[in-house]
RNA sequence: UUUAAUCUUCGGGGCAGGGUGUAAUUCCCGACCGACGGUGAUGGUGAAUAACCUCAGUCCGUGACCCGCGAUAUUUUCGCGGUUGACACAGUGAAAUUCUGUGACCGACAGUUAAAGUCUGGAUGGGAGAAGAUUUGA
Numbered sequence: 001u002u003u004a005a006u007c008u009u010c011g012g013g014g015c016a017g018g019g020u021g022u023a024a025u026u027c028c029c030g031a032c033c034g035a036c037g038g039u040g041a042u043g044g045u046g047a048a049u050a051a052c053c054u055c056a057g058u059c060c061g062u063g064a065c066c067c068g069c070g071a072u073a074u075u076u077u078c079g080c081g082g083u084u085g086a087c088a089c090a091g092u093g094a095a096a097u098u099c100u101g102u103g104a105c106c107g108a109c110a111g112u113u114a115a116a117g118u119c120u121g122g123a124u125g126g127g128a129g130a131a132g133a134u135u136u137g138a
Stems, first nucleotide, its partner, number of pairs: 001138002004135007017029003031118002033107002035062004043053003057105002066082006087103005109121003
C1' cells in the first nucleotide's frame, strides 16, 4: 500500500416580512434550503503540467418514500427487482450542462379548520456513505 472479516462512532437544511380569509408557515406577494459517491478548466499551498486540500440541488450514479416478487422472520426482518424531480442563454477558451454573468427550474408519502420542498407524523427509525479500531492474507 492492499484483500477479506468483525466492531465502534458519525451520517439533512429551510417561509423573515406582508395580503386575503371564520380558518392558510398549505393559497397570493415575497423569503429561504440544497444528503452521499463520481466527474470536473475553480480556488489555495507549491519551482512545477508533481503532490496535497478544495469546487455541480438541475451532468453520471446512489439513498430515503412508494410498488412488486421471494425468503424467512411472525409482528414487521432480510434479499432481489421496479418506480423516483429540475437549465437555458451569453462570455472566456483548444476544451465548460461543472468557471463567470444573467435569467429560470425542481423537490416522496400520510396528516391538517384551506391545497405544504420548508409545519406535524412514520422517524429516539432507515440510509447512500464517511472516519477510525481490531484480526487476517498478499